The RNA shown here (transfer RNA) has 71 nucleotides and comes from Paralemanea sp. Its Rfam family is "tRNA". Rfam links the family to the GO term triplet codon-amino acid adaptor activity. By type it is a transfer RNA. Lineage of the source: Eukaryota > Rhodophyta > Nemaliophycidae > Batrachospermales > Paralemanea. The sequence is in RNAcentral, with records from ENA.
[in-house]
RNA sequence: GCGAGUAUAGAUAAACGGUAUAUCAUUAAUUUUCCGAAUUGAAGUUGCGGGUUCGAAUCCCGCUUCUCGCU
Numbered sequence: 001g002c003g004a005g006u007a008u009a010g011a012u013a014a015a016c017g018g019u020a021u022a023u024c025a026u027u028a029a030u031u032u033u034c035c036g037a038a039u040u041g042a043a044g045u046u047g048c049g050g051g052u053u054c055g056a057a058u059c060c061c062g063c064u065u066c067u068c069g070c071u
Base pairs, nucleotide, nucleotide: 001070002069003068004067005066007064010024011023012022013021018054026042027041028040029039030038047063048062049061050060051059
């Protein structure tokens, strides 16, 4: 330099173009003499910039990060 893939919550992962979800973690309450465990809640997320569409995490283009292959 060329090609392929990846990017979603603090972490790991889901998600037919139609309310972004789960587990752990965090946090509040209940329970307990206290802690732990348990139960019920809460907060928090689509790498960046454009385009298409009534509607984009999803489709298209560019940029960036990381991984793999070729040279």